Transfer RNA from a Candidatus Roizmanbacteria bacterium, 73 nucleotides, folded computationally.
[in-house]
RNA sequence: GCCGAGGUAGCCAAGGCGGUCACGGCGGAGGUCUGAAAAACCCCAGAUGUCAGUUCGAUUCUGACCCUCGGCA
Numbered sequence: 001g002c003c004g005a006g007g008u009a010g011c012c013a014a015g016g017c018g019g020u021c022a023c024g025g026c027g028g029a030g031g032u033c034u035g036a037a038a039a040a041c042c043c044c045a046g047a048u049g050u051c052a053g054u055u056c057g058a059u060u061c062u063g064a065c066c067c068u069c070g071g072c073a
Stems, first nucleotide, its partner, number of pairs: 001072007010026003019056001028044001030042003049065005
């Protein structure tokens, strides 16, 4: 340099008919239970890499760029 895969909360991660509240798990706050804890259960908050384009509307489609991983040279 070329090709491919990916980037979604503090961490892991699904999805992506273009429109509802973005699925879960760990972790965190609060609560129930307990003599008190742990466990369990309930509940709450938090996320679509950046910038443009298309569109009435973009996490989703298109382009460029950044970053990570793999392959080729």

The prediction has a mean pLDDT of 83.